The RNA shown here (transfer RNA) has 71 nucleotides and comes from a Parcubacteria group bacterium. The sequence is in RNAcentral, with records from ENA. It matches the Rfam family "tRNA". By type it is a transfer RNA.
C1' cells in the first nucleotide's frame, strides 16, 4: 500500500430489500425456613457519514477498527 472477509442488545447467533428475533445475562415478580433449580413479566442492539429506494441490518460510496492473503 494493494486485495479479500467481518462488525447487529452486556455476550453469543438469526433476520427473501417490507414489525429487529431467539439464548445465556440482569432487573422485578411467583415459589422455597433461606439460596438453587423451575414458571412468568420486563430490559437491551444494527461500527460511522452519505447515496439509491415507497421502504436498507441487506444494495451502493467513503471512512474507522478487526483478520487473512500478497508486495
Nucleotide at each position: 500500500u494493494g486485495c479479500g472477509g467481518g462488525a447487529u442488545c452486556g455476550u453469543c447467533u438469526a433476520a427473501u430489500g417490507g414489525u429487529a428475533g431467539g439464548a445465556c445475562g440482569a432487573u422485578g415478580g411467583a415459589u422455597u425456613c433461606u439460596g438453587g433449580c423451575u414458571c412468568c413479566a420486563u430490559u437491551a442492539a444494527u461500527c460511522u457519514a452519505g447515496g439509491u429506494u415507497c421502504g436498507a441490518g441487506c444494495c451502493c460510496u467513503a471512512g474507522u477498527c478487526c483478520c487473512g492473503c500478497a508486495g